Notes:
SAM riboswitch aptamer (S box leader) from Chitinophaga sp., 121 nucleotides, folded computationally. Its mean pLDDT, the model's own confidence on a scale to 100, is 81. The model forms 94% of the base pairs in the Rfam consensus.

RNA sequence: CACUUAUCCAGAAAGGCGGAGGGACUUGGCCCUGCGAUGCCUUAGCAACCUUUCCUGAUUAUAUGAUCAGGAAAAAGGUGCUAAUUCCUGCCCCAUGCGUUAGCGUGGGGAAAGAUAAGUU
Numbered sequence: 001c002a003c004u005u006a007u008c009c010a011g012a013a014a015g016g017c018g019g020a021g022g023g024a025c026u027u028g029g030c031c032c033u034g035c036g037a038u039g040c041c042u043u044a045g046c047a048a049c050c051u052u053u054c055c056u057g058a059u060u061a062u063a064u065g066a067u068c069a070g071g072a073a074a075a076a077g078g079u080g081c082u083a084a085u086u087c088c089u090g091c092c093c094c095a096u097g098c099g100u101u102a103g104c105g106u107g108g109g110g111a112a113a114g115a116u117a118a119g120u121u
Stems, first nucleotide, its partner, number of pairs: 002120007013043005021032003028088002044082003049078002051074010086113001091110008
């Protein structure tokens, strides 16, 4: 880098460096930002993917074992995260309202793309 699976409306900020744009890309919006953003570093925190313990069920069969599923708890370690739902939207479908049409608004579902984790090559 590629592929597979799971999750993405919850949660969690201070200090230092630095000095201009930033919120992945694209369309349209809407935001953040010299009261110093984005980014980098330190510390702190959040969460519970990997991890550990316990309970329940199923399967297996030497079994107080093993595997799988569900639930509860913990936080030492490996990651991750700490503005706004992945900030919203873009593509498709459904419902509904407006409109002669083109199309537009609202609500819902799905896809694509992306992010993170675990695994595989």